[in-house]
Context: one part of a larger RNA
RNA sequence: CUGGGCGUAAAGGGCAUGUAGGCGGUCUGGUAAGCCUGGCGUGAAAGGCCACAGCUCAACUGUGGGAUUGCGUUGGGAACUGCUGGGCUUGAGUUAUGGAGAGGGAGCUAGAAUUCCUGGUGUAGGGGUGAAAUCUGUAGAUAUCAGGAAGAAUACCGAUGGCGAAGGCAAGCUCCUGGCCGAUGACUGACGCUGAUGCGCGAAAGUGUGGGGAUCAAACAGGAUUAGAUACCCUGGUAGUCCACACUGUAAACGAUGUGCACUAGGUGCUGGGGCGGUAGCUUCAGUGCCGGAGCGAACGUGGUAAGUGCACCGCCUGGGGGAGUAUGCUCGCAAGGUGCUGGGGCGGUAGCUUCAGUGCCGGAGCGAACGUGGUAAGUGCACCGCCUGGGGAGUAUGCUCGCAAGGGUGAAACUC
Numbered sequence: 001c002u003g004g005g006c007g008u009a010a011a012g013g014g015c016a017u018g019u020a021g022g023c024g025g026u027c028u029g030g031u032a033a034g035c036c037u038g039g040c041g042u043g044a045a046a047g048g049c050c051a052c053a054g055c056u057c058a059a060c061u062g063u064g065g066g067a068u069u070g071c072g073u074u075g076g077g078a079a080c081u082g083c084u085g086g087g088c089u090u091g092a093g094u095u096a097u098g099g100a101g102a103g104g105g106a107g108c109u110a111g112a113a114u115u116c117c118u119g120g121u122g123u124a125g126g127g128g129u130g131a132a133a134u135c136u137g138u139a140g141a142u143a144u145c146a147g148g149a150a151g152a153a154u155a156c157c158g159a160u161g162g163c164g165a166a167g168g169c170a171a172g173c174u175c176c177u178g179g180c181c182g183a184u185g186a187c188u189g190a191c192g193c194u195g196a197u198g199c200g201c202g203a204a205a206g207u208g209u210g211g212g213g214a215u216c217a218a219a220c221a222g223g224a225u226u227a228g229a230u231a232c233c234c235u236g237g238u239a240g241u242c243c244a245c246a247c248u249g250u251a252a253a254c255g256a257u258g259u260g261c262a263c264u265a266g267g268u269g270c271u272g273g274g275g276c277g278g279u280a281g282c283u284u285c286a287g288u289g290c291c292g293g294a295g296c297g298a299a300c301g302u303g304g305u306a307a308g309u310g311c312a313c314c315g316c317c318u319g320g321g322g323g324a325g326u327a328u329g330c331u332c333g334c335a336a337g338g339u340g341c342u343g344g345g346g347c348g349g350u351a352g353c354u355u356c357a358g359u360g361c362c363g364g365a366g367c368g369a370a371c372g373u374g375g376u377a378a379g380u381g382c383a384c385c386g387c388c389u390g391g392g393g394a395g396u397a398u399g400c401u402c403g404c405a406a407g408g409g410u411g412a413a414a415c416u417c
Base pairs, nucleotide, nucleotide: 004388005387006386007371008370012385014201015200017198021194022193023192025088026087027086028085029084030083031082033081034080035077036076037075038074039073040072041071042070049065050064051063052062053061054060091191092188093187094186095185096184097182098181099180103177104176105175106174107173108172109171110154114150115149116148117147118146119145120144121143125136126135162169163168206247207246208245209244210243211242216240220236221235222234223233258384259383260382261381262380263379266362267361268360269359270358271357272356273355274354275353276352281347282346283345284344285343286342287341288340289339290338291337295334296333297332298331313321314320366373367372390417391416392415399410400409401408402407
């Protein structure tokens, strides 16, 4: 090289954007570069291959065949690829409409906590540890109360949750702004996929300049531990941690799984939309049944009758009977209100079913060395890119290149097993 691979054995670029290039939906006309096919020319001879022949055989030699898979030229074909013309709407996109979100940038604001400062109360400890000590405190600490200052981070909500290409993103509000999802129309008409080089983004640490500095804390100092202790533990503490601008460009930048498209059993959660949906619910109107009874009116005629008050009489002294008057009692009618049913309208739409997008778990076939993976594939295919080729030497040396530096990118060999 051929071939085989890249979740964990060597191997997916940190991520995107996009140039060249590669690849590319559907119908139709043309063309004939690729492609298929015929003729002609050429493809030297010898050698090799096959057959036959000549030296007694063989080696060797001769004759013929075939081959020389190619190139040129000239006819023919038109399925596919290319090129070109004209269409299409499924891929892709635009627009109208609805939706969710810690996506990004800027500004403003808030409350806990921490440290410090001032003052009050108060007195002998506080702090720290396995135990201690360094440390701090009678010059009044710790604790507690009031006031003030500063910087940084945003408890609960909070999630097995959401958003973002990745890195990553979390107090609240405002402004500017990117992407995504659904449904239904209209529109453009292949405008697509991938992507070497390039360009951009890119945690933490680090660097430059200028700010800021509460907490935490490399280095450093001290106290312990220990045989020692350049550590683990403790007390301090500077860079840094924060902001602006500029650089750096790396991470176990991980799903250790490149991007895009299509297809291939199920089950069960979550997130955001759409559809169907019983009528669970709310509300309104109309009709109707029941309850209700403020207040008003009527009635107290008939039948029955409670409590209380007053009066008179009879009988009797516990009490019973009769009559009178009153309404706050009973009855009837009606309001608000409550409740049930029926019908119509509006809001809303649980359970369930279904659909799209995302995100989890389990699992079948398949795949896999196994672990596992399994519609979010590591299954089945296609397109394009990146990368791997035994371990060490070594991500070293060298050269080139980028960087202020630290260092990054590219990246061997000898030797050795």

Annotation:
The prediction has a mean pLDDT of 82. A computed fold for a 417-nucleotide part of an RNA from an uncultured bacterium, annotated as small-subunit ribosomal RNA, central domain. RNAcentral holds the full RNA, with entries from ENA and SILVA.